[in-house]
């Protein structure tokens, strides 16, 4: 920088202690302990293995994930409205 995904899935404990949900707004979580680490467990199936004739299938090695569609929305359009489109930013993987 390119490509593909992004309405499903999956929590417990032990610490720490005040902020956390990328970033604005907004809602929301959160001293009944949130977010972070560790332990463990689990989900998922991009990559790698394995089988196959295969756009399949299988394993779970390398990542990724386990609040609320990516929490909602940011720019453009469509439509009275209510809502939908595509697109931006972002995240994770491969390269």
């Nucleotide at each position: 920088c390119u490509u593909a995904u992004c309405a499903a899935g999956a929590g417990a404990a032990g610490u720490c202690g005040a902020g956390g949900g990328a970033c604005u707004g907004g809602c929301c979580c959160g001293a009944u302990g949130a977010c972070g680490c560790u332990u463990c467990a689990g989900c998922a199936a991009c990559c790698a293995g394995c089988c196959a004739a295969a756009u399949g299938g299988u394993c779970a090695g390398g990542u990724g994930c386990u609040a609320a569609u990516u929490c909602c929305a940011g720019a453009g359009g469509a439509g009275u409205a209510a809502u939908c489109c595509u697109g931006u930013a972002g995240a994770u993987a491969a390269g």

Predicted 3D model of a 95-nucleotide RNA (SAM riboswitch aptamer (S box leader)) from uncultured Rummeliibacillus sp.
The coordinates come from a structure-prediction model, not an experiment, and the mean pLDDT is 86.
The sequence is in RNAcentral, with records from MGnify.
Its Rfam family is "SAM riboswitch aptamer (S box leader)". From the family's description: The SAM riboswitch is found upstream of a number of genes which code for proteins involved in methionine or cysteine biosynthesis in Gram-positive bacteria.
Lineage of the source: Bacteria > Bacilli > Caryophanales > Caryophanaceae > Rummeliibacillus.